[in-house]
């Protein structure tokens, strides 16, 4: 050079065309506690790597760039 699979919240992950993109786990307030800590009960964080196409609707489908791992030469 080819070729294959990934890239969604501070992290580690769902969500295989159709509701306001969701959990946990951290980090905030609150309850509890003499004070943590654990436990419970709320908040708070996303241009879904990036630019386009395709479609009534794209995180999902194609196309090129950037990145990450793995494979061939």
């Nucleotide at each position: 050079g080819c070729c294959c699979u990934c890239g969604u919240a501070g992290u580690u992950c769902a969500a295989u065309g159709g509701a306001u993109a969701g959990a946990a786990c951290a980090c905030c307030g609150g309850a509890u506690u003499g004070c943590g800590g654990a436990u419970c009960c709320g908040g708070c964080g996303g241009u879904u790597g990036u630019g386009g196409g395709u479609u009534c609707g794209a995180c999902c489908c194609c196309c090129g760039c950037c990145g990450a791992g793995g494979g061939c030469g």
Molecule: transfer RNA
Organism: Candidatus Daviesbacteria bacterium